[in-house]
This is a predicted structure of a 181-nucleotide RNA (Lysine riboswitch aptamer) from Sporolactobacillus shoreae. Of the family's consensus pairs, 98% are formed in the model. Lineage of the source: Bacteria > Bacillota > Bacilli > Caryophanales > Sporolactobacillus. The prediction has a mean pLDDT of 76.
RNA sequence: AGAGGGGGUAGAGGUUGCGGCAUUUAUGACGAGCGCGCCCGAGGCUUGGGGAAGCCUGUGACUGUGCGCAAAAGGAAAUGCCGCCGAAGUUUGUCCGGCUCUCUGGCCGGGCGGGCUGGGACCGUCGCCGAACAGGGGCGGGACUGUCACAUGUGAAAGCAUGUGAUGUGCUAUCGGUGGA
Numbered sequence: 001a002g003a004g005g006g007g008g009u010a011g012a013g014g015u016u017g018c019g020g021c022a023u024u025u026a027u028g029a030c031g032a033g034c035g036c037g038c039c040c041g042a043g044g045c046u047u048g049g050g051g052a053a054g055c056c057u058g059u060g061a062c063u064g065u066g067c068g069c070a071a072a073a074g075g076a077a078a079u080g081c082c083g084c085c086g087a088a089g090u091u092u093g094u095c096c097g098g099c100u101c102u103c104u105g106g107c108c109g110g111g112c113g114g115g116c117u118g119g120g121a122c123c124g125u126c127g128c129c130g131a132a133c134a135g136g137g138g139c140g141g142g143a144c145u146g147u148c149a150c151a152u153g154u155g156a157a158a159g160c161a162u163g164u165g166a167u168g169u170g171c172u173a174u175c176g177g178u179g180g181a
Base pairs, nucleotide, nucleotide: 007175008174009173010172011171014085017084018083019082020081021080022079023078024077025076033069034068035067036066037065038064043056044055045054046053047105048104049103050102051101052100088117089116090115091114092113093112094111095110096109097108098107099106118145119144122141123140124139125138126137128136129135146167147166148165149164150163151162152161153160154159
């Protein structure tokens, strides 16, 4: 000095690229809950089960039934704004917090670690999540698309077309030294 490798910075993909928040709409739902009436007659409620504690209850609880009133959350879509391009998603382990306390499950929120996924859609399937025939997720499939490599054709070249393969640990661009402001 160069190459390879690693790293930094910027950037691309798009049938709605990804996420968050707000608003609206439908769903949730004539269901929960509340009130009144009726039947019954001793237990019932606070997260499934055990225990504790509290509360309701013969002034009739709870369950059931009739009538009246009647939400919300989670999930979805549209629009807007914001943050972005391992965006993020999903799954699993573990820890912390919440659901009155406690044991054990469960659910919700968060932290950390591992696995998988380039992207969206479509078809099939599921003892998955979900109130759901919505939507999501897992698994299987063939296409499409992005990117790169290789081959062939074309072209002066850049590139374009076709085919095959690979797949985000990827791809594109860029990052020499010294002095000064």